[in-house]
RNA sequence: UGAGCCGGCCAGGUGGCCGCGGCAGGGCGUGACCCUGUCGAGGAAGGUCGGGGCUCCACAGGGCAAGGUGCUGGCUAACGGCCAGGCAGGGCGACCUGACGGAAAGUGCCACAGAGAACAGACCGCCGAUGGCCUGGCGCUUCGCUUCGGCGGGGAGCCGGGCACAGGCAAGGGUGAAACGGUGCGGUAAGAGCGCACCAGCAUCCCGGGUGACCGGGAUGGCUCGGCAAACCCCACCUGGAGCAAGGCCAAAUGUCGGGCAUGGGUGACCCGCCCGCCCCGGAUCUCCUCGGAGGCCCGGGGCACCCGCUGGUAGGCCGCUCAGAUGGAUGGCCACCCAGGCGCCGAGAGGCGCCGGACAGAACCCCGCCUACAGGCCGGCUCACCAU
Repeated sequence: UGAGCCGGCCAGGUGGCCGCGGCAGGGCGUGACCCUGUCGAGGAAGGUCGGGGCUCCACAGGGCAAGGUGCUGGCUAACGGCCAGGCAGGGCGACCUGACGGAAAGUGCCACAGAGAACAGACCGCCGAUGGCCUGGCGCUUCGCUUCGGCGGGGAGCCGGGCACAGGCAAGGGUGAAACGGUGCGGUAAGAGCGCACCAGCAUCCCGGGUGACCGGGAUGGCUCGGCAAACCCCACCUGGAGCAAGGCCAAAUGUCGGGCAUGGGUGACCCGCCCGCCCCGGAUCUCCUCGGAGGCCCGGGGCACCCGCUGGUAGGCCGCUCAGAUGGAUGGCCACCCAGGCGCCGAGAGGCGCCGGACAGAACCCCGCCUACAGGCCGGCUCACCAU
């Protein structure tokens, strides 16, 4: 100088004018009024994902089911959060990422390709020792013929050559994300942990270090055991449900019930009307009497309202609710200058001038986290490469 990694921080400033909400004080014109003072969004207020407080409902204890979490040790009120560490993977590195218990308890799955996908398999290939078939040579034996020299046929044996039919093999090729340890030597018909040496890995045991996850070392063993549990499952731990529209208080109108009261009933319901009943007033008549009136019957007229209380809870209001804070929800706008930043022009340069210009977003019961969005910057630590000394 360039390229990166990690952590933390800021999120324009000042002034003027206008405007909005809460609270306090004041004013008189008593209003949804005016004036003054003061306070008034964020790192995420967002998504509403995890946890807690708070509220209501449910609840003996234990178990099952269902769901969640899942390396270790700490922190925390709690968490699926944070810190530190272990292991695995990635990066030259600073560093990053990980649902990271168990696959040797059982069940299941492993597309396509491939012969075969987990007690495996045989397409090409290798072999063909053994058995089979074909064939050459050698001697032996037996039968027939004979000119006695041999010739021909059969049988078993030995030494070879060939085929690749049975069969053997899994080294090599090929398929695949994955093919049942790797290398070498021996071995074999060809091969193979078939044997051996070394290496890797696994199981058991032992020693040492660490609180632990785990790490380092040694011995023995069978020779090797595939992957998937974000498939069922097993193991360990955790979990009651709903949410501030929770929930609590006050409480119109109307209605229910009860009372005051003569003030009720029927006609399917409501209104009118009608009928019965009851009450009041007037008239006529009869009876009784304490001579004031009382009662019965008949006729006519009028009325059947109103008031009070209890209970439940609707509208509505208050609390829950907060040193921002509500009720459908205030926290904003304009101008000037400055500070970052970008672009253009002038200038050798220092610099000057002009224009543009500050993201994501907006509390609603509170808190702890996580995740997501974000213009432009600032600070600190570290890594790699190149150059100079």